[in-house]
RNA sequence: AGAGUUUGAUCAUGGCUCAGAUUGAACGCUGGCGGCAGGCCUAACACAUGCAAGUCGAGCGUGAAAGUCCUUCGGGAUGAGUAAAGCGGCGGACGGGUGAGUAACGCGUAGGAAUCUACCUAAUAGUGGGGGAUAACGUUUCGAAAGGAACGCUAAUACCGCAUACGUUCUGAGGAAGAAAGCAGGGGCUCGCAAGACCUUGCGCUAUUAGAUGAGCCUGCGUCCGAUUAGCUAGUUGGUGGGGUAAAGGCCUACCAAGCCAUCGACGGGUAGCUGGUCUGAGAGGAUGAUCAGCCGGACGGGGACUGAGACACGGCCCCGACUCCUUCGGGAGGCAGCAAUGAGGAAUAUUGCGCAAUGGGGGAAACCCUGACGCAGCGACGCCGCGUGGGUGAGGAAGUUCUUCGGAAUGUAAAGCCCUUUUCUCGGGGACGAGAACGGACGGUACCUGAGGAAUAAGCACCGGCUAACUCUGUGCCAGCAGCCGCGGUAAUACAGAGGGUGCAAGCGUUAAUCGGAUUUACUGGGCGUAAAGCGUGAGUAGGUGGCUCGCUAAGUCGGUUGUGAAAUCCCUGGGCUCAACCUGGGAAUUGCAGUCGAUACUGACGAGCUAGAGUUCGGUAGAGGGUGACGGAAUUCCCGGUGUAGCGGUGAAAUGCGUAGAUAUCGGGAGGAACAUCGAUGGCGAAGGCAAUCACCUGGGCCUGAACUGACACUGAGACACGAAAGCGUGGGUAGCAAACAGGAUUAGAUACCCUGGUAGUCCACGCCGUAAACGAUGGGAACCUGACGUCGGUUUGCUCUGCGAAUCGGUGUCGUAGCUAACGCGCUAAGUUCCCCGCCUGGGGAGUACGGCCGCAAGGUUGAAACUCAAAGGAAUUGACGGGGGCCCGCACAAGCGGUGGAGUAUGUGGUUUAAUUCGAUGCAACGCGAAGAACCUUACCUGGGCUUGACAUGCUCGGAAGCCUGCAGAGAUGCGGGUGUGCCCGCAAGGGAACCGAGACACAGGUGCUGCAUGGCUGUCGUCAGCUCGUGUCGUGAGAUGUUGGGUUAAGUCCCGCAACGAGCGCAACCCUCGUCCUUAGUUGCCAGCAUUUAGUUGGGCACUCUAAGGAGACUGCCGGUGACAAACCGGACGAAGGUGGGGAUGAUGUCAAGUCAUCAUGGCCCUUAUGUCCAGGGCUACACACGUACUACAAUGGCCUAUACAGAGGGUUGCCAAGUCGCGAGACGGAGCUAAUCCCAGAAAGUAGGUCGUAGUCCGGAUCGGAGUCUGCAACUCGACUCCGUGAAGUCGGAAUCGCUAGUAAUCGCGGAUCAGCAUUUGUCGCGGUGAAUACGUUCCCGGGCCUUGUACACACCGCCCGUCACACCAUGGAAGUCUGCUGCACCAGAAGCCGGUCGCCUAACCGCAAGGAGGGCGCCGUCCACGGUGUGGCCGAUGACUGGGGUGAAGUCGUAACAAGGUAGCC
Repeated sequence: AGAGUUUGAUCAUGGCUCAGAUUGAACGCUGGCGGCAGGCCUAACACAUGCAAGUCGAGCGUGAAAGUCCUUCGGGAUGAGUAAAGCGGCGGACGGGUGAGUAACGCGUAGGAAUCUACCUAAUAGUGGGGGAUAACGUUUCGAAAGGAACGCUAAUACCGCAUACGUUCUGAGGAAGAAAGCAGGGGCUCGCAAGACCUUGCGCUAUUAGAUGAGCCUGCGUCCGAUUAGCUAGUUGGUGGGGUAAAGGCCUACCAAGCCAUCGACGGGUAGCUGGUCUGAGAGGAUGAUCAGCCGGACGGGGACUGAGACACGGCCCCGACUCCUUCGGGAGGCAGCAAUGAGGAAUAUUGCGCAAUGGGGGAAACCCUGACGCAGCGACGCCGCGUGGGUGAGGAAGUUCUUCGGAAUGUAAAGCCCUUUUCUCGGGGACGAGAACGGACGGUACCUGAGGAAUAAGCACCGGCUAACUCUGUGCCAGCAGCCGCGGUAAUACAGAGGGUGCAAGCGUUAAUCGGAUUUACUGGGCGUAAAGCGUGAGUAGGUGGCUCGCUAAGUCGGUUGUGAAAUCCCUGGGCUCAACCUGGGAAUUGCAGUCGAUACUGACGAGCUAGAGUUCGGUAGAGGGUGACGGAAUUCCCGGUGUAGCGGUGAAAUGCGUAGAUAUCGGGAGGAACAUCGAUGGCGAAGGCAAUCACCUGGGCCUGAACUGACACUGAGACACGAAAGCGUGGGUAGCAAACAGGAUUAGAUACCCUGGUAGUCCACGCCGUAAACGAUGGGAACCUGACGUCGGUUUGCUCUGCGAAUCGGUGUCGUAGCUAACGCGCUAAGUUCCCCGCCUGGGGAGUACGGCCGCAAGGUUGAAACUCAAAGGAAUUGACGGGGGCCCGCACAAGCGGUGGAGUAUGUGGUUUAAUUCGAUGCAACGCGAAGAACCUUACCUGGGCUUGACAUGCUCGGAAGCCUGCAGAGAUGCGGGUGUGCCCGCAAGGGAACCGAGACACAGGUGCUGCAUGGCUGUCGUCAGCUCGUGUCGUGAGAUGUUGGGUUAAGUCCCGCAACGAGCGCAACCCUCGUCCUUAGUUGCCAGCAUUUAGUUGGGCACUCUAAGGAGACUGCCGGUGACAAACCGGACGAAGGUGGGGAUGAUGUCAAGUCAUCAUGGCCCUUAUGUCCAGGGCUACACACGUACUACAAUGGCCUAUACAGAGGGUUGCCAAGUCGCGAGACGGAGCUAAUCCCAGAAAGUAGGUCGUAGUCCGGAUCGGAGUCUGCAACUCGACUCCGUGAAGUCGGAAUCGCUAGUAAUCGCGGAUCAGCAUUUGUCGCGGUGAAUACGUUCCCGGGCCUUGUACACACCGCCCGUCACACCAUGGAAGUCUGCUGCACCAGAAGCCGGUCGCCUAACCGCAAGGAGGGCGCCGUCCACGGUGUGGCCGAUGACUGGGGUGAAGUCGUAACAAGGUAGCC
């Protein structure tokens, strides 16, 4: 510090996700040790049991009992020390726990004045003298208990008077009021019977003051969320009097006034203890508030007071309530949010431990007692830190395992082995500090030290597709599963599962949850708003924010110094202590803050005085569809009347509905009425926007320009509130010519609730009133300043000239193009989207949704404000390359057109689909499958079926044994095969024995074999676009980039062919040429070819010859080379000449980058998978030949340009020894017999046919046509039944030129005619295919249209690329949510009832020790009763949140449902608001 993910690719926007750090964690797997820290985050749920606050005998009265003494033996006295309860004092308000409540002076920080403060410290003064009770105790008594009651006795540092009063309080300033308590130690004199008095010391006590400590109160500032909470408040705000408190105060009360708070967010709602700090972050921030520390709040829920220095009191009291327990049912008891423990809840959090030794606290004079505070130990890897699980050596490297190209590689110096060490561990010995004089150690026989033993006791977890370090095998087969995001898995998965190996961390490792970071993704630091989300439709203006020049003053902001504070701990720096570290500790720094004080005065602010450059006013001009009202004009449409006139009009792609003989349309004249204003008219004008258009008049707003005068910052922006605001729509009343939602009819269509047509109502118009929205757009808020220009246009002013005009300057508008700059790009560019300032509005992923609920507005329609659940990993912008378009331009092609002949109809052949079958083997399936693989299925082929056999196999290699091999033959069987018989011994080496090679048989194992699967694992080959003219690269340049340029443009070509131009210059694969063949000529050669001349003959047969033809080798020739024209002086084109051939001369071979996961695993090869007595192999028979049908491709025809008969002429290219087969003979014929010749320019196949000449047929199902069938034959073959071909005789079907549709062909072509080859035993005589020649046309105006293609351009929401994408209803499943008659819980307002305990007040019904009084009685007090306040509770009525609810609304999601085709291309009616 970044990365992945939208796309075919790119840039930018934007969300989602990851890598880091952290935690009071939990879960999974695993687990050796130690130190330090931390450990109910949930139910402030309920709690058994034990403990957590007592102490003082030196305040007091009692007092059981050990012991001692006496004794009348019954008992009595004394009694150190002590137990126990009581009166009394102090403490119990601390310490400990918890975070429910609280949005508050609760907390933090800085201040303040009207207060109290036990114990402590200091100071001053005092501590004299009396009185009456009471608990304990005793007796009686009630009760189950808890607890009481009555009577009687008693003490005090308990209680009450009196005296005294420095200081204290009150005051009318004279005065008045108000205290106390003793106890212990010691003691010479004096007194006393004694106790003791007395003296002294100490501790107490009383009053007052001061301090310290603690506490109470007040104030400024700060302190969460939302406005779908906007108004709140009656003790409320203030005053006066009174009361109350320790103390100010509406704290309380009476009266008076009507205030107080609030958009700088009151009130109400939700949530929450606050802080130091903690986590994260570069920081600013964000999140958080466990442990430690400060403050606050509460103590079963609610209320209340008492005591006290302090409480409205966690382990105190009273009452109400819920709950639990005891009970004799009458009544009682209790409060773990103290420490342990238990149950429950929960993903989850420990021991009913030891000790007061230390630190601290309470009491005490002290000893001492108490102390679950605390110190320790226990449990759990919960965290941080440290250590270990061994170290060295050890092979070209064991075994095992994994992989393998089978060679090897990896695990791996790893192990074993050998040599060491002992942290940890076990055992033994010693043994602390913690306690500074003495006693006293829970921890603890611990830490630590030391000796011995022995490698011994100790490694896992996650991951390995990218991000992200780390790769292979096997299994699985869109299954099982994985997944943080992208995404893996459908038979070769580095992504699932296992294994081997590797990577990372390590006593831990992963996962989950959570926070910050990355995220500049809420942007203060540090973002944006033309098109990505985002400028309010527009204005004027309130609050607010901001504000021109100069001077003075002030010192609020601002800046500096200083003082106080900012607790400690934490963080940081630097020392120290535990062996180190974590941890602990000393010091420093820091604590960015607040307050006081002193100073500075540039800037901002406040105040004062001025100025004129901003702004405004007046005077003078000026343009304009600016607004309102009233008049008025012509053209046109329609309607009405009349004339002329006659059969149609109208409308459309074509029609029809409609109108018209009752006279339309057309035309002329007249009239009515409503609406809108042609031409001018214009990227012209005006207005804030919406918007504004004939003309005239009136009323009226604003702008611009010129110069002068005046005011003197009066300005800009503008939350809320206010005004205006197209169209449609609404209300009331008018009006209505045209147009025209709805509606009706006619068409179109599969349908057509549309597009088109004919009609037509609201509406459109006017008046008044609503609505308040638009793609209200420049998708661009307003104001100000600054920053090169060019060319237009509108309105002013100034100025020059050669003045009907043309320039120049300037101010204000409105446009186009462009500099710098900006921008993701497109683009913007003085009218900014540039550079700055001020103010407002708005945005923060897509969908859900501008929806729901609530509020406000509206008559309604609806508007405005405006969510969430849920869901996706994208949605969106600009630009690029393609592809596509029922977009455009240019250009090709038998693409159309012009022609010729076909197919589609018939019969047959053949292939396919389908069906059938035991099998009808398999493949090919739009063009580019279908006379295709198959250049030839009777058996074989053959892969299929049925049946019968074989299992190292029909075939290959290796091993062992035997035998050569081979040949002849019998029986069984359908055959394969099985069982036999006979014959026969070879070749090489070796003396021999024996061995070897080939072959045969047997055996065991490695293996063979497979036309089994996958052409979507592949090679190779092939088809297709397409013989179309394209496809690319290097360097340079342009662009952020994908990419572009080149390759586009102007011409031209068959061609990216060539020329010119050009930020391109070159190059490659294609094109062309080079190759073959045909056409002309030449040279060479002359048999089997040829024959001009000579001879000869039936015959080039022979002699002869090689001139010609021909053959087959090599050359020549054609290049737009020449001429003319056109063109740009080019390329090229047109015409001509020469020439056998003329503009690539004809034909062939040759097929760029690529596309179709095109075809082929059945030609072959091949990975993987599968079968192995079978999916292999052998055999027989059958099938591939089936047959209601459908399609493709052909053949033959339908006839006279013909059929038939007779005669007769002319090819080319091929094939032939398992062959072609002549002559001759036989047969009607197929053919047979025959055997000459030929390994072929020699012989044979071999007769070419159409043609030509003659004859016949005469338009008919025929002398056309030949299917089908019957009979008889021939040939091949082991065999023609299924299932061959051919011949002869007979039979003589359909068919009379073929619907929609569709195919081929541009010249030696189509058409037509025959000939040959391959395959092959036979089978293509007429039918397939590949070749060959013969005869031999017609037509092309042209490129509008159909199809295919090329280039340029345009649009795009397509990129699997239009066979694309995609919308909505309906149906099904699931999910969340709105409404809903209602139902239920909770919170809360108001009104009323009620009123426990208690404080306060009243009262004399009852009672009453201290004081007063001689007494009666009084003062005072208590009980009771009454009153105010008030908790719980109750009744009624509202508000809010939530849960639930038959039914219902839309929404979202979901591989293959239904209906249509809305959008994206002109998306087929441009789309959208």
Molecule: small-subunit ribosomal RNA
Organism: uncultured bacterium